RNA sequence: GCCUCAGUAGCUCAGUUGGUAGAGCGCGUGCUUGGUAAGCACGAGGUCGUGAGUCCAACUCUCACCUGAGGCU
Numbered sequence: 001g002c003c004u005c006a007g008u009a010g011c012u013c014a015g016u017u018g019g020u021a022g023a024g025c026g027c028g029u030g031c032u033u034g035g036u037a038a039g040c041a042c043g044a045g046g047u048c049g050u051g052a053g054u055c056c057a058a059c060u061c062u063c064a065c066c067u068g069a070g071g072c073u
Base pairs, nucleotide, nucleotide: 001072002071003070004069005068006067007066010025011024012023013022019056027043028042029041030040031039049065050064051063052062053061
């Protein structure tokens, strides 16, 4: 220098036939218990890596860039 893959909640990851963004763990509140743990219910938490383009509409399609992993030279 070139190619491939990945970047979504605090962490690990789903979600790509384009149509209001989710799970588990963690966190908060409550119930339960003599008290913890466990269990159950509810809740908070996201400019979907950055910028631009296409479209009525973009996490999803296109382009550039940034970061990480792997490969080639």
The RNA shown here (transfer RNA) has 73 nucleotides and comes from an archaeon. It matches the Rfam family "tRNA". By type it is a transfer RNA. From the family's description: Transfer RNA (tRNA) molecules are approximately 80 nucleotides in length. The prediction has a mean pLDDT of 81.